[in-house]
RNA sequence: AGAGCCAUGGUGUCAAUGGUAGCAUGACGGUCUCCAAAACCGUUGGUAGUGGUUCGAAUCCACUUGGCUCUG
Numbered sequence: 001a002g003a004g005c006c007a008u009g010g011u012g013u014c015a016a017u018g019g020u021a022g023c024a025u026g027a028c029g030g031u032c033u034c035c036a037a038a039a040c041c042g043u044u045g046g047u048a049g050u051g052g053u054u055c056g057a058a059u060c061c062a063c064u065u066g067g068c069u070c071u072g
Base pairs, nucleotide, nucleotide: 001071002070003069004068005067006066007065010025011024012023013022019055026044027043028042029041030040031039048064049063050062051061052060
């Protein structure tokens, strides 16, 4: 310098052809227990950023940022 891939709660991850973002774990509260753990119930919190297309975008398009890989 050229090319490709990835980015979703604190963490790990689903989300066929665009249609209310789920699950697990964590944290917090509760039940149970002599206490704790386990178990059970509830609460919490997310689409990297900006713009565009569309009635509607995590998903399609452009640019930007960050990470990884390949070529020289």
Model confidence (mean pLDDT): 81 of 100. A computed fold for a 72-nucleotide RNA from candidate division WS6 bacterium OLB20, annotated as transfer RNA. It matches the Rfam family "tRNA". About the family: Transfer RNA (tRNA) molecules are approximately 80 nucleotides in length. Its family is annotated with triplet codon-amino acid adaptor activity in the Gene Ontology. The sequence was found in a public genome assembly.